RNAcentral holds the sequence, with entries from SILVA. This is a predicted structure of a 1479-nucleotide RNA (small-subunit ribosomal RNA) from a mine metagenome. Its mean pLDDT, the model's own confidence on a scale to 100, is 87.
RNA sequence: CGAGUUUGAUCCUGGCUCAGGACAAACGCUGGCGGCGUGCGUAACACAUGCAAGUCGUGCGGGCUUCGGGCUACGGCCCGAAGUCAGCGGCGGACGGGUGAGUAACACGUGCGUCACCUGCCCUCCAGUGGGGGAUACCGGCGGGAAACUGCCGUUAAUCCCGCAUACGGUCCCGACCCCGUCGGGAAGAAAGCCGCAAGGCGCUGGAGGAGGGGCGCGCGCCCGAUUAGCUCGUUGGCGGGGUAAUGGCCCACCAAGGCCACGAUCGGUAGCUGGUCUGAGAGGAUGAUCAGCCACACUGGGAUUGAGAACGGCCCAGACUCCUACGGGGGGCAGCAGUGAGGAAUCUUCGGCAAUGGGCGCAAGCCUGACCGAGCAACGCCGCGUGGAGGACGACGCCCUUCGGGGUGUAAACUCCUUUUCUCGGGGACGAGACCGGACGGUACCCGAGGAAGAAGCCUCGGCUAACUACGUGCCAGCAGCCGCGGUAAUACGUAGGAGGCAAGCGUUGUCCGGAGUUACUGGGCGUAAAGGGCGCGCAGGCGGUGGCGCGCGUCGGCGGUGAAAGCGCCCGGCUUAACCGGGCGAGGGCUACCGAAACGGCGCCACUUGAGCAGCGGAGAGGGAGCUGGAAUUCCGGGUGGAGCGGUGAAAUGCGUAGAGAUCCGGAGGAACACCGAUGGCGUAGGCAGGCUCCUGGCCGCUCGCUGACGCUCAGGCGCGAAAGCGUGGGGAGCAAACAGGAUUAGAUACCCUGGUAGUCCACGCCGUAAACGAUGUCCACUAGAUAGAGGCAGCUUCGACCCUGUCUCUGUCGCAGCUAACGCACAAGUGGACCGCCUGGGGAGUACGGUCGCAAGAUUAAAACUCAAAGGAAUUGACGGGGACCCGCACAAGCAGCGGAGCGUGUGGUUUAAUUCGAUGCAACGCGAAGAACCUUACCAGGGUUUGACAUGCCGGCGCACCGCCCAGAGAUGGGCGUGCCCGCAAGGGACGCCGGCACAGGUGCUGCAUGGCUGUCGUCAGCUCGUGCCGUGAGGUGUUGGGUUAAGUCCCCUAACGAGCGCAACCCCUGUCGCUGGUUGUACUUCUCCAGCGAGACUGCCGCGCGCAACGCGGAGGAAGGUGGGGAUGAGGUCAAGUCAGCACGGCCCUGACGUCCUGGGCUACACACACGCUACAAUGGCGCGUACAAUGGGCUGCCAAGCCGCAAGGCGGAGCGAAUCCCGCAAAGCGCGCCUCAGUUCAGAUUGCCGGCUGCAACUCGCCGGCAUGAAGGCGGAGUUGCUAGUAACCGCCGGUCAGCACACGGCGGUGAAUACGUUCCCGGGUCUUGUACACACCGCCCGUCACACCAUGGGAGCCGGCGACACCUGAAGCCGCUGGGCUAACCGAGUCCGCUCGGAGGCAGGCGUCGAGGGUGGGGUCGGUGACUGGGGUGAAGUCGUAACAAGGUAGCCGUACCGGAAGGUGCGGCUG
Repeated sequence: CGAGUUUGAUCCUGGCUCAGGACAAACGCUGGCGGCGUGCGUAACACAUGCAAGUCGUGCGGGCUUCGGGCUACGGCCCGAAGUCAGCGGCGGACGGGUGAGUAACACGUGCGUCACCUGCCCUCCAGUGGGGGAUACCGGCGGGAAACUGCCGUUAAUCCCGCAUACGGUCCCGACCCCGUCGGGAAGAAAGCCGCAAGGCGCUGGAGGAGGGGCGCGCGCCCGAUUAGCUCGUUGGCGGGGUAAUGGCCCACCAAGGCCACGAUCGGUAGCUGGUCUGAGAGGAUGAUCAGCCACACUGGGAUUGAGAACGGCCCAGACUCCUACGGGGGGCAGCAGUGAGGAAUCUUCGGCAAUGGGCGCAAGCCUGACCGAGCAACGCCGCGUGGAGGACGACGCCCUUCGGGGUGUAAACUCCUUUUCUCGGGGACGAGACCGGACGGUACCCGAGGAAGAAGCCUCGGCUAACUACGUGCCAGCAGCCGCGGUAAUACGUAGGAGGCAAGCGUUGUCCGGAGUUACUGGGCGUAAAGGGCGCGCAGGCGGUGGCGCGCGUCGGCGGUGAAAGCGCCCGGCUUAACCGGGCGAGGGCUACCGAAACGGCGCCACUUGAGCAGCGGAGAGGGAGCUGGAAUUCCGGGUGGAGCGGUGAAAUGCGUAGAGAUCCGGAGGAACACCGAUGGCGUAGGCAGGCUCCUGGCCGCUCGCUGACGCUCAGGCGCGAAAGCGUGGGGAGCAAACAGGAUUAGAUACCCUGGUAGUCCACGCCGUAAACGAUGUCCACUAGAUAGAGGCAGCUUCGACCCUGUCUCUGUCGCAGCUAACGCACAAGUGGACCGCCUGGGGAGUACGGUCGCAAGAUUAAAACUCAAAGGAAUUGACGGGGACCCGCACAAGCAGCGGAGCGUGUGGUUUAAUUCGAUGCAACGCGAAGAACCUUACCAGGGUUUGACAUGCCGGCGCACCGCCCAGAGAUGGGCGUGCCCGCAAGGGACGCCGGCACAGGUGCUGCAUGGCUGUCGUCAGCUCGUGCCGUGAGGUGUUGGGUUAAGUCCCCUAACGAGCGCAACCCCUGUCGCUGGUUGUACUUCUCCAGCGAGACUGCCGCGCGCAACGCGGAGGAAGGUGGGGAUGAGGUCAAGUCAGCACGGCCCUGACGUCCUGGGCUACACACACGCUACAAUGGCGCGUACAAUGGGCUGCCAAGCCGCAAGGCGGAGCGAAUCCCGCAAAGCGCGCCUCAGUUCAGAUUGCCGGCUGCAACUCGCCGGCAUGAAGGCGGAGUUGCUAGUAACCGCCGGUCAGCACACGGCGGUGAAUACGUUCCCGGGUCUUGUACACACCGCCCGUCACACCAUGGGAGCCGGCGACACCUGAAGCCGCUGGGCUAACCGAGUCCGCUCGGAGGCAGGCGUCGAGGGUGGGGUCGGUGACUGGGGUGAAGUCGUAACAAGGUAGCCGUACCGGAAGGUGCGGCUG
């Protein structure tokens, strides 16, 4: 730091995805050790049990126990000490510990203020501690209760309570000084004792100060929603009170009517805040576990009391829950530590100790302390260590792969030597404890010794991103997947294995956050066409703002001070063996704040200026706006005249109109709407928009003058106004046009396009609507940045007769264009360079939709989501392909012509059907007389049946035999089986070899599958003229250029031009045949021979020559000569590619499959079937013919298991025969059409020959299925062929015969050969195919493309919905606990006061208590509404889905150009009207 993914490819836009880091995690597989951390994120759910806050006898009295002393009337009593128990009293239970529910708040953070405050214990200082009184718990007595607990009477103490005295100071009141404050006078107001022999100590009271801790207030900072826009009655302020430690509307009475809010009040949602933590280059984003600070809470809600301070383990009340109960009544609150249940993917021990640190009490000893220190459990995290080290083979076994050679695992193992961290055992043994004592951890850390490689490796991945590949299995199955995507028989993508890569006591997965993402852009993005400029203007708030001077010092800048807790973070140093962890020092830290200073810039105040802006004067152009008046042309209608059959309309028609007189034409009239020419690429307007003429009213603009004002400016969220067409309301108007509608056509249909009609509407007035492709798809304003040219409106200069021309200048409208910008296209009237302000965008679909709000009469407009779903959707440009786009040009492509096919019969092939089998393949052109250049058996691959298994065929090995071949015989349909006869070489022999047979092992064999695994070969476009490369140049790039263009050609053939210059494969030429001539030679050709003929060699043709045309180039046209001309004719030759074209059955070949069978052999059958259909042919339908007789002229070829002569036999096929010939010699072999003569005379015939019968011939082992030929007989369909369709441009078509291959035989096919020998081509509009350029494209599997909507089915999420259910928070009224406050005064009442007194007390007062009443008040109840959620018959659209139905809307002029707004209509896409846009 980037990468993958939209395309055929490219660039851009843009989303999705990945690689990184992190975690209080969880899950899967696995798991050796240690250190340090961390461990209910869910149910602030409910909790059994234990513990978590007490302490003080040096404040006080008492009970009990023990001990000591003393006394005793022996019952016991007194004194003292220790322990213990509760009580009174004091201090502490407001700390420590937990949790995050609530809270959007001065809660928190930060910085200030407090002259508006408090502060127990602690520290310092000043002053004091005198003298009296009273009550009460405990206890005793008598009661109540199950219990908790409690009532009455009686005694008593104190550091308990209360008077009195005193009062530095403090407080209050009065007075003086201007204030702070000081001074004078007056009033009220304190205390407690205990210990000690003592000294003294600990306390107590008043006051001043300190330290630390708090209360309150303020500035700033602090999440989301505007589909929450208004909120507020103690509300805002005042006066006076109450209350508090203290300010305050905190509370109350009265008065005023304020206060908050677009800089977001109120409401809703969410949330403890911070130091920090994670991430990031940073800015930022996310987060708020552990640790630390603050806040809030303690079952839920309310309340006070005590106290310096207030309530987790205090009190009272209410509620829910739970427990006990004798039913009367009581108890309880783990969000303390452990622990339980529940919830959950998920989070621990009912441990040890107060040894340390810290806290409470105490003079102290000490007691208490689940704070804390430790240990336990958990790989939950971080850090460290180990599972051994060295040696050890061209390299074991096993496993895997293999081209079978080998390769991999792999020095890995074994084996040898060594070590002992960890482990086990044994021994020693701490620091932590700063005077003494005291160690839970712990016999731990650590140290020593011994033993022994000993106990200790897994997980994920291996298609690209992304590091790591093979085999097998599977066969769109099973499965994988983060994205792209893998899997349909060879899968590096699934599963397994081997191997490899990565990390390692862990490894993966999931979830979450940041990053990558510059993908919310402050740093750091955009808006012409990708998403995005508001339809246009005016304009408040807001933002921004010209020149000079002076002042202020708010921003800004500098200096210095304070703060920014600790921890954390950075650096340095240090402690644990290291690290994690920990300690110390230094530093950083946005920000806030005090003081001092600066004055450029911004701001504010004042003064001034003129260039911004405005005003004025003079002049100018214009469809700018409103109103009124008015004109002619045209359409239609009405009246009249003329006239007489059609008119109208279309691609063609029809509907329609017309003899009741249309149309046409003339005259007259009516009415409405729109304004030809001028007219424009023109003008005006902010936009929408504006067009006959005249008049009135009115807005803006431009030029010139440079007179006036003096920054008055720019922009603009809300707001206000304007705003095409359609549409709406009311009333008019209505000629033409024309949604809807009707009819006629078209069509498969035609709810369209075309036609005939036609209503709203279009027009006017007034009022709504407020939209559009309201577009330059480009907001407004200002400044700056080469030019050229055209147009519109001014002004000036020069000049002139002139206002022409020319030059300059300002404004406006276009075009081209240097630079610059842009993804490209393109852009200067900027889309360039800068500035100001506003609007808007953030992937596609869902959707500009739903809900809510606002507006509207309605239609609807506006604001505007989510679920769900996709891996894209897009822009520009490129190359192709395509177009019912364009231009140019070819081809028997059409046209012109000749002969056919399509009809008949037959042959052949194919489809189909049939069959045991009709073997297989070929399937538009480019399959179908094709593979077949020969299916009776064979072929043969098919079928039936009969056999066979090392095989019909190849190679090798082992064992046995000595046969085999060949000939003959038997059984059998044959295959096959059996029998008889017979061998060869080497060697003396044994034996060996060749060969064959038998048995066995390897293997053979397969026309079985895959031409979508292949080679090779072939077809086709197409003998078309194209296809490419190197270098250069252009372009970000795909790519372009070259190869385009102008000519020319059969041709990318050549020429010219040219950022291209060259080159390659194609074209052409070189090769073959043929046409003329020459030379040479010549057999088997010839009587002779120049000739003919054959063979070989050569010549000839090159636009070379002439004329004309052209750019004087290529080239074209004509001509001469020539056998031949402008590639003479024909052949061979097929670029790069396309069709997954054809062929696994010609051959080869990967993989798969069969192996007593899918191999192989045999007999027979089938491939020859036949109701049909198609393709290619043959023969005909006749007189240009048929038949008979006669007669003429070829070429290519073939021939020895062959061709076969003469001659003879047969009507003939053929037979006999045997000469010649391996062939220019002999044979096939008489060519036929033609020509001559004759017959036939238009007839299903003397045409035609199918079919059938009989008789023959030939080949062959064999012609039944199923060959060919002959003779006689039979004589069918057929009289020239519908739609449609084929071939051919000259020695061609057509007609005629001949030969060959295959082959035993079989040719209407195929391949060749010659003979006779035409017609026509104006021309390129049209059909088909092709080439080049260009254009459009939403196509790229490329138009046989793409693609839209309804309908049907399945699934998913969602809106509406009669309702139903629930949550939340307000409001109104009723009721109202505890409690505070107020009132009350019948009841009760120690101190103090007064009076009386027999001194015991009594009476009265002040005060107090209980009770009662009242305000407030948690909660409860009733009620209407608000808001959010769940659910709901039915219903609306939407999304997705392999495939379905209907049409064809869009993309090419998409076949009616498309699209936008609106209105109407229609199964649906959609159609039509009106206006608009060009995309």